Predicted 3D model of a 104-nucleotide RNA (Guanidine-I riboswitch aptamer). Of the family's consensus pairs, 100% are formed in the model.
[in-house]
């Protein structure tokens, strides 16, 4: 310096906090208010976690055709150390900046 699908979406997990619900404490005693993240439910959630579907590329098979293209079925698509800082939301994070800086 270049190449590779370093593909997209959904569901979930590791993880994350505290808007809402629940729980606990205090006040008040109907409703509620304040405080606390608390083994909870909702919620956020991975490039370097999982699964599925789809798209794409390549190969094979089979059918069709004068020859092909398109469409079908099956298979393959591997690697991945990583800050600090900043940003969003109620807030935080393995979220986003970011497969970034840097390292190898």
């Nucleotide at each position: 310096a270049a190449a590779a699908a370093u593909g997209u979406u959904a569901u979930c997990u590791a993880g994350g906090g505290u808007u809402c619900c629940g729980c606990g404490a205090u006040u008040g005693a109907u409703g509620a208010a304040u405080c606390g993240g608390c083994u909870g439910g909702u919620c956020c959630g991975a490039g370097a976690g999982a699964u599925a579907a789809c798209u794409c590329a390549c190969a094979a098979c089979g059918g069709g055709u004068a020859a092909g293209u398109a469409g079908g079925u099956u298979g393959u698509g591997u690697c991945a150390c990583g800050g600090a800082g900043g940003g969003a939301u109620a807030a935080a994070a393995g979220c986003c900046c970011g497969g970034g800086a840097g390292a190898u």

Description: Model confidence (mean pLDDT): 79 of 100. Rfam family: Guanidine-I riboswitch aptamer. About the family: This family represents a conserved RNA structure found upstream of the ykkC and yxkD genes in Bacillus subtilis and related genes in other bacteria.